[in-house]
RNA sequence: GGAGUCGGCCGGGCAGUCGCGGUGUGUUUUGCACAUCGAGGAAAGUCCGGGCUUCACAGGGCAGGGUGCCAGGUAACGCCUGGGCGGCGUGAGCCGACGGAAAGUGCAGCAGAGAGCAGACCGCCGAACGGCGCCGCAAGGCGUGCGUGGCAAGGGUGAAAGGGUGCGGUAAGAGCGCACCGCGUGCGGGGCCAACGCCGCACGGCACGGCAAACCCCACCUGAAGCAAGACCGAAUAGGGGAACUUUGGCGCGGCCCGCGUCGUUCCCGGGUAGGUCGCUUGAGGCCUGGUGGUGACAUCAGGUCCAGAGGAAUGACUGUCACGCCUUCGGGCGCACAGAACCCGGCUUACAGGCCGACUCGUUCA
Repeated sequence: GGAGUCGGCCGGGCAGUCGCGGUGUGUUUUGCACAUCGAGGAAAGUCCGGGCUUCACAGGGCAGGGUGCCAGGUAACGCCUGGGCGGCGUGAGCCGACGGAAAGUGCAGCAGAGAGCAGACCGCCGAACGGCGCCGCAAGGCGUGCGUGGCAAGGGUGAAAGGGUGCGGUAAGAGCGCACCGCGUGCGGGGCCAACGCCGCACGGCACGGCAAACCCCACCUGAAGCAAGACCGAAUAGGGGAACUUUGGCGCGGCCCGCGUCGUUCCCGGGUAGGUCGCUUGAGGCCUGGUGGUGACAUCAGGUCCAGAGGAAUGACUGUCACGCCUUCGGGCGCACAGAACCCGGCUUACAGGCCGACUCGUUCA
């Protein structure tokens, strides 16, 4: 100096002018003044997990849903950390729904001879039986690949063809035999436990192909809805219930009597609505500084700091200047990301102009 990998951070600064919201104080009291605070790393998607609230709920089980290598962290998680295994990369590193297919059921297009307790198209063979030819007096021998056959080494098909390499063996071959590798089972060791051929020993010629992001089996977790949750106060008007009173009044039950209903006045009661208050931001807190334990996620201790809480609406705009990028006729001009809290936290995912820092890897050059 080049090409990369991983992690962390910032994401406009300063000044002036004009404005907005919360809280507190003071007021000449509904308007002002002063003080103070006022968006993010994702406030986003609403995909997971929890707090909180209401409803449901003896206990146990089934169904449904979710998670799925192991251990740890955490309030909890599908998150994070460390480890194992597999794949990719020269490497730093990255990626993985990664339990079970020797319980059961099921699935596999096309191609191909054969695809599930498989199969012979090309090919290899001529051992065995037969045919044919030749030789032989005969027994038989030799030849031929013609029929019955043997084989699965090689070719070919496929995502996948029932371990691989080598030697022996054979008519040709084949775990048929053997050695090594692979695979399986058992034992021992290692891994602070565990996952785990990571290491060793013994046994087994190999049985048990693939798919569970097919049903299923196993283990663990799981009640529902959400701050428009929910709690409290609560009018006016209308309506509901009860009591008393009065004319024995009006109307209805065909007329009359009784009775019942309804209309009036006063008082009492309870429900709902409008509206108001709370929930609401002090919380498993966050941030800053330092210490201790741990490989780490994280835990813990000490000190400092209360760090937005609204009506759905506030948290801004303009000017100047600096920084950055582009263009320039050197006067200047243009641009400056993604995006805006609404009950609160922990994650994940997605968006993001530009910039800074640290650790590491692989080439090149120089000393």
A computed fold for a 367-nucleotide RNA from a Rhodanobacteraceae bacterium, annotated as Bacterial RNase P class A. It matches the Rfam family "Bacterial RNase P class A". The family's RNA type in Rfam is ribozyme. It is recorded under the gene name rnpB.